[in-house]
C1' cells in the first nucleotide's frame, strides 16, 4: 500500500434513524445508618475521537481524517 474490524463517562458496558437535554454497573464525592469500618440505602460528579454530508431528525447511515487491532501484499 490494498481489505476488514473497532473507537461512548476515570473503567466495564447498553444504543440497530425519533421514547436520548445519552441509561446501567464498578470507581470517586456528600448525606444516612454503624461504637468504628465494612455492607446496605439515599443523592450527586462524570462521555458519543474529529470534520463534512444524508435527513424533519444522527451515538445509530455514508465519506474523509486521527488512533488502534486483524489479514494479505510490496521492499528489484
Nucleotide at each position: 500500500g490494498c481489505u476488514c474490524c473497532c473507537a461512548u463517562c476515570g473503567u466495564c458496558u447498553a444504543g440497530a434513524g425519533g421514547c436520548c437535554u445519552a441509561g446501567g454497573a464498578c470507581u470517586c464525592c456528600g448525606g444516612c445508618c454503624u461504637u468504628u469500618c465494612a455492607c446496605g440505602c439515599c443523592g450527586g460528579c462524570a462521555a458519543c475521537g474529529g470534520g463534512g454530508g444524508u435527513u424533519c431528525g444522527a451515538g445509530u447511515c455514508c465519506c474523509c481524517c486521527u488512533g488502534g487491532g486483524a489479514g494479505c501484499g510490496c521492499c528489484a